[in-house]
Context: one part of a larger RNA
RNA sequence: CUGGGCGUAAAGCGUACGUAGGCGGAACAUCAAGUCAGAGGUGAAAGGCCUGGGCUCAACCUGGGAACUGCCUUUGAAACUGAAGAUCUAGAGUCCGGGAGAGGAUGGCGGAAUUCCCAGUGUAGAGGUGAAAUUCGUAGAUAUUGGGAAGAACACCAGUGGCGAAGGCGGCCAUCUGGUCCGGUACUGACGCUGAGGCGCGAAAGCGUGGGGAGCAAACAGGAUUAGAUACCCUGGUAGUCCACGCCGUAAACGAUGUGUGCUAGCCGUUGGGGCACUUAGUGUCUCGGUGGCGCAGCUAACGCGUUAAGCACACCGCCUGGGGAGUACGGUCGCAAGAUUAAAACUC
Numbered sequence: 001c002u003g004g005g006c007g008u009a010a011a012g013c014g015u016a017c018g019u020a021g022g023c024g025g026a027a028c029a030u031c032a033a034g035u036c037a038g039a040g041g042u043g044a045a046a047g048g049c050c051u052g053g054g055c056u057c058a059a060c061c062u063g064g065g066a067a068c069u070g071c072c073u074u075u076g077a078a079a080c081u082g083a084a085g086a087u088c089u090a091g092a093g094u095c096c097g098g099g100a101g102a103g104g105a106u107g108g109c110g111g112a113a114u115u116c117c118c119a120g121u122g123u124a125g126a127g128g129u130g131a132a133a134u135u136c137g138u139a140g141a142u143a144u145u146g147g148g149a150a151g152a153a154c155a156c157c158a159g160u161g162g163c164g165a166a167g168g169c170g171g172c173c174a175u176c177u178g179g180u181c182c183g184g185u186a187c188u189g190a191c192g193c194u195g196a197g198g199c200g201c202g203a204a205a206g207c208g209u210g211g212g213g214a215g216c217a218a219a220c221a222g223g224a225u226u227a228g229a230u231a232c233c234c235u236g237g238u239a240g241u242c243c244a245c246g247c248c249g250u251a252a253a254c255g256a257u258g259u260g261u262g263c264u265a266g267c268c269g270u271u272g273g274g275g276c277a278c279u280u281a282g283u284g285u286c287u288c289g290g291u292g293g294c295g296c297a298g299c300u301a302a303c304g305c306g307u308u309a310a311g312c313a314c315a316c317c318g319c320c321u322g323g324g325g326a327g328u329a330c331g332g333u334c335g336c337a338a339g340a341u342u343a344a345a346a347c348u349c
Base pairs, nucleotide, nucleotide: 003321004320005319006318007303008302012317014201015200017198021194022193023192025088026087028085030083031082033081034080035077036076037075038074039073040072041071042070049065050064051063052062053061054060091191092188093187094186095184096183097182098181099180103177104176105175106174107173108172109171110154114150115149116148117147118146119145120144121143125136126135162169163168206247207246208245209244210243211242215241216240220236221235222234223233258316259315260314261313262312263311266294267293268292269291270290271289272288273287274286275285276284277283278282298305299304322349323348324347331342332341333340334339
């Protein structure tokens, strides 16, 4: 390179937006770049192939042919691709009327619990464990009542429920704000899909500066356990966890399944809309969008997937190519650092 692949064997970028590029709906007429056909030119010779000839044969030498799959010029064709033109509405978007939602940001408010402080009652224990001890307590603990302070998280509702591109999002209220769904079918008229580079977002931990610090808790200390115990258990406890701003850019960032579009049996739940029928509460049924369970065909090495495909196809991107060495070294880029990213080889089985 070709081929074959990427749920679990190696392999889908964490995720979106988007540049170049690639690909692209319906009908009409024109052009003729791609495309197709005819003609001409060229495609050196030698070699190779086919077929003859010459050395006694062969090697070798030699005649002819085919081939040289290509390129150029010219004449024509117009289905497909393309180009420029004019048109359409099924893709895409706008508009109008409704809807659901832990989607995001900011501010405010609330109750339960915890710890601490003050005061009252009250007395000898409390706490903790498999059992203990470290620990707290006669300077009055634990328990209980009243008052106060602080920080963090929001029980029940709660649901293979909802929302978001992913990370993720859960008390209540207000303000600002994104997306999405359904119905109508008024408007634009292919405006679309994907997306190398690029750019934004991106859990936790970690880093910088300044705050905050109730509980929890790496490190650390002590008590146990044990042969030992740098652990599991217990008592403490600092970073951190929280807030603001700025970095980091990684995760089993998982559905281990890239995005988009079309097509291909059904049945049962659930969630958000809409239509129709019936007798109201409501029930039945149809339909659009999500989210689950099972399952036909088909696929799969099997497990399993199965209209939310891992089925049947198309478009575009990313990635894989035996194990170890190694996601390492070196170099580059980024970072305050930690490190991230890009990414080998020797050697070895």